[in-house]
The part of an RNA shown here (large-subunit ribosomal RNA, domain I) has 597 nucleotides and comes from an Acidimicrobiia bacterium.
Rfam family: Bacterial large subunit ribosomal RNA.
The coordinates come from a structure-prediction model, not an experiment, and the mean pLDDT is 82.

Context: one part of a larger RNA
RNA sequence: GGUUGACGGUGGAUGCCUUGGCAGUAGGAGCCGAUGAAGGACGUGGAAGGCUGCGAUAAGCCUCGGAGAGCUGUCUAACAAGCUUCGAUCCGGGGAUUUCCGAAUGGGGAAACCCAGCUGGGGUCAUGCCCAGUUACUCUGGUCUGAACACAUAGGACCAGGAGAGGCAACCAGGGGAAUUGAAACAUCUCAGUACCCUGAGGAAAGAAAAGCAAAUGCGACUCCCUGAGUAGCGGCGAGCGAAACGGGAAGAGUCUAAACCGGUGCGGUGUGAUAGCACGACGGCGUUGCCGUACCGGUGUCGUGGGACUCGCUAGACCAUACGUCGAAGUGGUCAGAGAGUUACAAAAUUUGGAGAUAGUGGAAUCUGUCUGGGAAGCAGACCCAUAGGGGGUAAUAGGCCCGUACACGAAAUCUCUCAAAUCUCUCAGCGAAGUUCCCAAGUAGCACGGGGCACGUGAAAUCCCGUGUGAAUCUGUGAGGACCACCUCAUAAGACUAAGUACUACCUACUGACCGAUAGCGGACAAGUACCGUGAGGGAAUGGUGAAAAGUACCCCGGUGAGGGGAGUGAAACAGUACCUGAAACCGUCAACUU
Numbered sequence: 001g002g003u004u005g006a007c008g009g010u011g012g013a014u015g016c017c018u019u020g021g022c023a024g025u026a027g028g029a030g031c032c033g034a035u036g037a038a039g040g041a042c043g044u045g046g047a048a049g050g051c052u053g054c055g056a057u058a059a060g061c062c063u064c065g066g067a068g069a070g071c072u073g074u075c076u077a078a079c080a081a082g083c084u085u086c087g088a089u090c091c092g093g094g095g096a097u098u099u100c101c102g103a104a105u106g107g108g109g110a111a112a113c114c115c116a117g118c119u120g121g122g123g124u125c126a127u128g129c130c131c132a133g134u135u136a137c138u139c140u141g142g143u144c145u146g147a148a149c150a151c152a153u154a155g156g157a158c159c160a161g162g163a164g165a166g167g168c169a170a171c172c173a174g175g176g177g178a179a180u181u182g183a184a185a186c187a188u189c190u191c192a193g194u195a196c197c198c199u200g201a202g203g204a205a206a207g208a209a210a211a212g213c214a215a216a217u218g219c220g221a222c223u224c225c226c227u228g229a230g231u232a233g234c235g236g237c238g239a240g241c242g243a244a245a246c247g248g249g250a251a252g253a254g255u256c257u258a259a260a261c262c263g264g265u266g267c268g269g270u271g272u273g274a275u276a277g278c279a280c281g282a283c284g285g286c287g288u289u290g291c292c293g294u295a296c297c298g299g300u301g302u303c304g305u306g307g308g309a310c311u312c313g314c315u316a317g318a319c320c321a322u323a324c325g326u327c328g329a330a331g332u333g334g335u336c337a338g339a340g341a342g343u344u345a346c347a348a349a350a351u352u353u354g355g356a357g358a359u360a361g362u363g364g365a366a367u368c369u370g371u372c373u374g375g376g377a378a379g380c381a382g383a384c385c386c387a388u389a390g391g392g393g394g395u396a397a398u399a400g401g402c403c404c405g406u407a408c409a410c411g412a413a414a415u416c417u418c419u420c421a422a423a424u425c426u427c428u429c430a431g432c433g434a435a436g437u438u439c440c441c442a443a444g445u446a447g448c449a450c451g452g453g454g455c456a457c458g459u460g461a462a463a464u465c466c467c468g469u470g471u472g473a474a475u476c477u478g479u480g481a482g483g484a485c486c487a488c489c490u491c492a493u494a495a496g497a498c499u500a501a502g503u504a505c506u507a508c509c510u511a512c513u514g515a516c517c518g519a520u521a522g523c524g525g526a527c528a529a530g531u532a533c534c535g536u537g538a539g540g541g542a543a544u545g546g547u548g549a550a551a552a553g554u555a556c557c558c559c560g561g562u563g564a565g566g567g568g569a570g571u572g573a574a575a576c577a578g579u580a581c582c583u584g585a586a587a588c589c590g591u592c593a594a595c596u597u
Base pairs, nucleotide, nucleotide: 001596002595003594004593005592006591007590008589009588015582016546017545020517021516022514023513024512025511026510027509028508029506030505031167032166039101040100041099042055043054044053046079049075050074051073061095062094063093064092065091066090070083071082072081106115107114108113116135117134118133119132120131121130122129137164138163139161140160141159142158143157144156145155171202172200173199174198175197176196182189186236212219213218223250224249225248226247233241234240254498255497256496257442261299262298263297264296265295266294267293268292269291270290277286278285280328281327282326283325284324304476306441307440308439309438310436311434312433313432314431315430317336318335319334320333321332322331338429339428340427341426342425350424351423352422353421354420355418356417357416358415359414361410362409363408367383368382369381370380372379384401385400386390392404393403394402447471448470449469450468451467452466453465457483478493479492480491481490482489533540534539553581556568557567558566559565
């Protein structure tokens, strides 16, 4: 020096564990903000570093409920000083306070700072000083003023507004919009209208009541799912892209304008012999009345077996009032009755009551024994019990019956929710028929030409849809569509608007689940975690879990530097469980022994 064995050191694998994660299911909630948000800075405790809470009323204040004996959050034990059955701490509802920054908004600014004006108050002899309120911009509405230029308009001033601004995970709509890649290269094509950027909105958004499908005995808004179907098609007919209708389900809901016509108001024009006008008839009377155009308001009207307007006819509860005057009938308005409807669209604002639910909670069955094992009983043995409860967790090992709970049954002073009900309340009440050489039925629109986009569809035979430039119709005997185009036939009625449900998503809350992980795993993060640390910055971004049932965390003695660390003693089931703490593998380092060179 080597090999082997025993015993150690070092190291932290493995096993077991879990406070943390991951994925989902069901329900809820789906917004917060100038009444100052989200997010922060700085403070705040008897002593106070981090976290948590809170805001100069600062681990809290008031009030209403719940609960009922202890309490003064946590790492973190002890101390001090206190509170509490006159109900504390704690849990829930409502309220008060809420520094400074931040959209940040009095002005400024290198965020958490600096400097002001005005009004009111405090203080001072006075100034400085202190407190409260107010002072950004834009928009909307109103009032008063008011140019060029007479009216007017622009502009200005003031007042009012819980108006807007900013934040937010995904989902949604719109405006823009790649490349890697694939095509085994690459340019059309693909990736992909994806990623990404911007704008806007909601709890959903979008879409939506046919100028639709279709081709039979036709269907009848939209959305979503299954299917049709990897079909029909598109395609350097390459790579690839890729429908629709029918059928089956989920859900289910339909409405309002524009125009024609009537009335009113404003403005402009026109007009007068009182002819036209003052609804109609008669008499009297009036007069910038009337007519035309335009704008606004009200009524009417809303459709495709075309509809509506206009004109005419029929029927339509009672009472009252009524146009320049009187009378008449009709019309109109109001009240009551009757009928119907309603706050998610269809007109719109609420209140009350009841019910259900949410935010604290309450009750809640049933077991003992053992001289068994053990440190410890829930194990084992024996005898029982409950069960609408044998889900789960804890208790010194494995507990239906020990504790918390679970099934089940109850409960709210206060606030909130309900596409639940009722009442108050609000709204509506005309319909039918006939004729028509009358009127209306959404215009720089539809269409067309050219250039594009988008439709599964790459310009193709390329319809349908949407933009840009140019051109430019028709009004029901109209117009569009049925995949060029034409005819016939059929379907629909563009150029205005609203609309719940079924659908998408989950930052957030509650309950539950897992052939999900178990500390190099699972979120980056079970620990001071978006922390430490790195970077000028955008940004990047860790590691570290486990004594024991209980600290019972080793009184006392000895060695040692009044050490570190040990040896006794003691605790404990165990200390080779001693805080460098469960188990404690290997590499690596030793001690002893044997053998060997």